[in-house]
Molecule: Bacterial RNase P class A
Organism: Marivivens niveibacter
This record gives sequence, structure tokens and C1' cells, in this order.
RNA sequence: GCGGAUGGCUGGAUGACCGCAGGUUUGACCUGAGGAAAGUCCGGACACCAAAAGGCAAGGUGCCGGGUAACGCCCGGCGGGGGUAACCCUAGGGACAGCGCCACAGAGAACAGACUACCCUGCAUGCAGGGAAAAGGUGAAACGGUGGAGUAAGAGCCCACCGCGGGACUGGCAACAGGACCGGCAAGGCAAGCCCCACCUGGUGCAAUGCCAAAUAGGGACCUCGCGCCCGUUAGGGCAGGGACGCCUAACCCCGAGAGGUCCGGGUUGGCAGCUAGAGGGCAGUUGGUAACAAUUGUCCAAGAUGAAUGGUCAUCCAAGGGGUCAAACCCUGGACAAAAUCCGGCUUAUAGGCCGUCCGCGCAU
Repeated sequence: GCGGAUGGCUGGAUGACCGCAGGUUUGACCUGAGGAAAGUCCGGACACCAAAAGGCAAGGUGCCGGGUAACGCCCGGCGGGGGUAACCCUAGGGACAGCGCCACAGAGAACAGACUACCCUGCAUGCAGGGAAAAGGUGAAACGGUGGAGUAAGAGCCCACCGCGGGACUGGCAACAGGACCGGCAAGGCAAGCCCCACCUGGUGCAAUGCCAAAUAGGGACCUCGCGCCCGUUAGGGCAGGGACGCCUAACCCCGAGAGGUCCGGGUUGGCAGCUAGAGGGCAGUUGGUAACAAUUGUCCAAGAUGAAUGGUCAUCCAAGGGGUCAAACCCUGGACAAAAUCCGGCUUAUAGGCCGUCCGCGCAU
């Protein structure tokens, strides 16, 4: 200098005038849409269903260790794949529990198989019988690879190395890794096919929910199960039954006379709360840790609308591009993706332009 990999920040600034919402000590004061607010994909906080332990069903996750309120997230490792490398991806428990699939081609696709070649015998230039699956071909994949010995030709039939399997030993918390030893030459692939195994999971969601006010027709029709039993003078007690999941069961609580469902019709569409100080809020430190993160100190308070505020105009400067110039001055264009609606932790997707760091490869110079 060129090419590549990876991490982070920013994504206009200042002033004036006018306008809007909240707060307010009522001051001409303070604050006012993001890194993704998007997707609605995960996990929760919170609210209601009286209450929820176990099981079935259904769904989710899936190597090891750590982090977290939790997660399908994050960090660090291991195995596998890609790349010269920095790095990137991960479809990562089980194929001797069972079922299923592997099109076409091919002789044959799980314990299969003879098309072209090979060898032997007989007749004879082609046929019949036998041997073998090592060579070639087909295919995504052919029931180990290379070399040697052996054979009629061949074959882990035998041998060496590699590969595969096995238990012991060493290192590591572990996933795993490793020198020596033994073994028979070998039990294909797909589970992101059903399934098996391990772990996890109530339902619905701020249009949750609570309060106030107002109004109507305390409306009408139909269906299902019940409206019951025992003790007791009474009070009361017990049982059947009903009340959080699709189903079942235990405990607890309430009701014990209602519980559930379908259709038609009417009223209400208002106000307040929930509503913004936080499980890890922002900024600056300290300690521990490889890191994610944890503990701790100081400081700051940064939207809360409700048909929906957070805006408009002007000027100057600036990032970028073009013209112009020896270089300037100057002129023109012009700044991506996009917008809160209960809140938080993540993931995924979109993103003009600018800046910073670390690493890899190649070339050159000193």
C1' cells in the first nucleotide's frame, strides 16, 4: 500500500420566532419518539380466574461448564464442517426399543447382488454349467482403504500400516483428548420422519384489571344437568353435586340451590386509576472473574398521549456528491432505516453516510 475478518460509536449541530402535551416553586421555568420504538418470535414483572400437589394428553428445549428473575438468550470450552489464515457455521442426546423412507439409474440400496470384463470344464467361435464379487460401469450413497503374499481366477482367506470396535490407564469439574494393549476384519444413511430418553410448561392478557357516573326493557324464547339425602327439638353438622387447564385424582376454600349453553332484542361507547423511579434505569469509578456477569461507591431523573402531543419557519455551520479553481473562494443538490401506547431482558429483520480499535494474508521499503 492492497485485500480480508471482527468489535464498537454516531447517524446532524447552534441560535431566533411561532405552536402543542406533561410537570410546576405559576417564573418568558423544566422535560418531551429509537438503535432498532419494527416483527409479535421467546422469557418474565404485574392483573384476574377461590386454590394447585401429582398424573395423562399437548407443546417446547436438547454436547459440557458457567451467567441470569427467567429464556429457545449470553459467556467460555469440546466435537463436526468451511476457509491459506484471521475467523465463520452448527442440522450437536438415541439408528442393538420399534415403525418408516432412500426417487431415477443400476445386477444389487441392508445383511443385497451379476450388466461389461475375469477364471475352470464340456461342446465349439458361440452356447451350457460352475467359481468369485477383487477390476470397470450406474448412482448422493455399493457391506472398509493402500501395498504385499496367496489363488485356476479371486476374496481380511493371511500379513503390515491406516481405519473401525473394546475395556483398562493418564490429563481435564465435564463434554472430550491421548502413547502403549487386545479384537474380529468390520451391524449403511435419514430422527430438521414418526418415535424413545432427559429436562421444562396452568389459562387469558393493559382492549388485563379496579373505581365512579349515567342510561335502558330487573327484556323475551329454547335446551341440558340438578333443585336431593342422612343426623339433630332447634342451632348446626355431614354427604351427593357445582366452582382455574383438554381429561383424571388428593388437599384447601366458597356455594349447597343453582350451574352451563344457543338465538332474538335494548341500553352504555363518559370520567378516573392502572401510567411510568427501574429484577440488570443513565453516567463515572472500585473489587472479584478469561468472559458473560456479581458486589459496591458517588451522582442524575430523561415522554405518558388517548383519534392520539413530541412540530413548523428562518439563518449559520457540518457529513456526503457534483460544478469551478494551480489551489481556494464561490454555486447547486442534499443527510439512511424509521416513530412510543403497561413495562423490562433477549433474539430476528431494515439501515445513506462518517469515525475508532484489534487481527489475518500478500507485496514493497528500512